[in-house]
Model confidence (mean pLDDT): 81 of 100. SAM riboswitch aptamer (S box leader) from a Flammeovirgaceae bacterium, 106 nucleotides, folded computationally. It matches the Rfam family "SAM riboswitch aptamer (S box leader)". About the family: The SAM riboswitch is found upstream of a number of genes which code for proteins involved in methionine or cysteine biosynthesis in Gram-positive bacteria. The SAM riboswitch acts at the level of transcription termination control. The predicted structure consists of a complex stem-loop region followed by a single stem loop terminator region. Its family is annotated with regulation of gene expression in the Gene Ontology.
């Protein structure tokens, strides 16, 4: 990288280095940013996917825990884009696609 599957409305920031961008991609919007962006490092935290414990019973459900492996710590995955519902073109709603993360498989 492509495949399978689960989740994506909640939660959780300080410091150092750095020095102009960032919010995945294209496009539009709207935001963040010299009161210091990205990136990297340290510490802290959040959550509970894997792992672990207990029960029921079966490859799952419920509860617990937070040592270990990931992940995450502005805004719903920031919003829209495609389809459908709705609507006298608006507002609004649902789904898809794409993406992110975990686990598995190759």
């Nucleotide at each position: 990288u492509a495949c399978u599957u689960a989740u994506c409305a909640a939660g959780a920031a300080a410091g150092g280095u750095g020095g102009a961008g960032g919010g995945a991609u294209u496009c539009g919007g709207c935001c963040c940013u010299g009161u210091g962006a990205a990136a990297c490092c340290u510490u802290a935290g959040c959550a509970a996917c894997c792992c672990c414990c207990u029960g029921c019973a079966g490859c799952g459900c419920a509860g617990g825990a937070a040592a270990g492996g990931u992940g995450c710590u502005a805004a719903u995955u920031c919003c829209a884009a495609c389809u459908c519902c709705g609507u006298g073109u608006c507002a609004g709603g649902a789904g898809a696609a794409a993406g992110a993360u975990g686990a598995g498989a190759c």